Annotation: The prediction has a mean pLDDT of 81. Predicted 3D model of a 251-nucleotide part of an RNA (large-subunit ribosomal RNA, domain VI) from a Candidatus Nomurabacteria bacterium. It matches the Rfam family "Bacterial large subunit ribosomal RNA". Lineage of the source: Bacteria > Bacteria candidate phyla > Candidatus Nomuraibacteriota.
Context: one part of a larger RNA
This record gives sequence, C1' cells and structure tokens, in this order.
RNA sequence: CGAUAGGAAUUUUGAGGAGAGCUGUCUCUAGUACGAGAGGACCGAGAUGGACGAACCGCUGGUGUAUCGAUUGUGGCCACCUGCUGCAUUGUCGAGUAGCUAUGUUCGGAACGGAUAAGCGCUGAAAGCAUAUUAAGCGCGAAGCCGACUUCAAGAUAAGAAUUCCCUAUGAACUCCCAGAAAGAUGAUCUGGUUGAUAGGCGCAAGGUAGAAGCGUGGUAACACGUGCAGCUGAAGCGUACUAAUAGAGU
Repeated sequence: CGAUAGGAAUUUUGAGGAGAGCUGUCUCUAGUACGAGAGGACCGAGAUGGACGAACCGCUGGUGUAUCGAUUGUGGCCACCUGCUGCAUUGUCGAGUAGCUAUGUUCGGAACGGAUAAGCGCUGAAAGCAUAUUAAGCGCGAAGCCGACUUCAAGAUAAGAAUUCCCUAUGAACUCCCAGAAAGAUGAUCUGGUUGAUAGGCGCAAGGUAGAAGCGUGGUAACACGUGCAGCUGAAGCGUACUAAUAGAGU
C1' cells in the first nucleotide's frame, strides 16, 4: 500500500508451506514348529537402551566481575592499636541466590486409514485342457507415496468466516512523552502511567554466606568461647504510594 462503508478488539476456517519419520538388545510365546542330531524360528506380546529432536530448571551440576567469607603485598583514615577501605587479572582463594544452562529432568518417533511397487493370488477365456492377465474383471502387498501427528498460515489479490464496541461529527483507538521487562542492537513486542504496585526505596519471610562489630570470660601469647543459626545480603516472592510515572500535545 491492498482487501471488506470506516475505526478498535477478540476468536477462527485452512489453499499452501515447514518439521518429524531412525534403530539395537533382552524376556515371554518356546527350547515350541522344523530337524537324525547339532541347532533353532515366523507370527504375536512386553521390557530396556543408543543416537537425534523439543521443552524446562523441581533434582544433580556449571557459571554467577555491585552476594558472603578467608587471606598475601602495599597505600589511606587515625598519634598508635583495633576497625573500615583503595590497588594488585574479580589481587588470590572457599562457597553461592536469580538468570542463562547440560553432562540434569520430562516428553517425542507411534497406532490407524487410503492408493500402490516388486512380488503373491481369485475367477477366467482366447486355446473344451492349462493359465494370477505380455485378455476383460476382482484382491493381498513396503521403513517408501497420500492422509493422520506438530507447527506457520487469508498478499489464498479467488485477499475467506464469526463475535463485541463506536460513530456521520462525535466517539473509539493510537501515537508522542514518562516508569519499566517476561522483550530487546535501534525500531518493534509486552506490563503500567495516580481510578496506579510500572521501576526504585522501605518492611517481612525465604534463599546465600558462615558466626559481624563492640563487650565479657579464659589463655604469657597465637587464639578460643559467650552474647548470637549472629552480622551482612544482586537479580527472585509477598506487601507498602515514601520517590518517579506530573503536566500536556498530536493523529
């Protein structure tokens, strides 16, 4: 831009496209059929794997550079100690929430139907027999084909369908602007904009770290213990208008 009088929102049909399609071993049937024996099934039923794929983070782990702790060297605050803190790859190291993740978890391939290939048949003449047919007619038959399964899909210009709301100049909706994330390079998408929990802050309880400072007690001291599952705590949960989403403009 098109499409249906116009606009907004929601739900759909499915022309057509894409994806998937794999396979091992074991058990039962059954030591049965078969076979002198050795050996050893078809068919059917079940169990458990491999590789591949999708989703997810409750578990097991990884990462986790504004979380917690330990610690080395050297600076700062201070008269000194203690304490706090800068730099040294996050200084180094031990852990680790959220998120993201696989090696972790769950699930998938199926079953079924249609038309068939090779192949196998029924009926059956030409050719009184025979013949599945290099006759008419009718069947069975594959991981393959077409459906079925998952997914996109009306620019399918043959532009489809349904529901709700708003109007012939008002209403409806959107945008700018602002707070943002489940989204993201930017647009876009999504959640909100005081009739508000959108982000920050604050509060609470989880989770993390691992036992703060100060004080007391013991010890010559290093240090240990008590106060005390303490102190601190990013993203996640619940709550709370304290701060900022004011005001306004446009289509």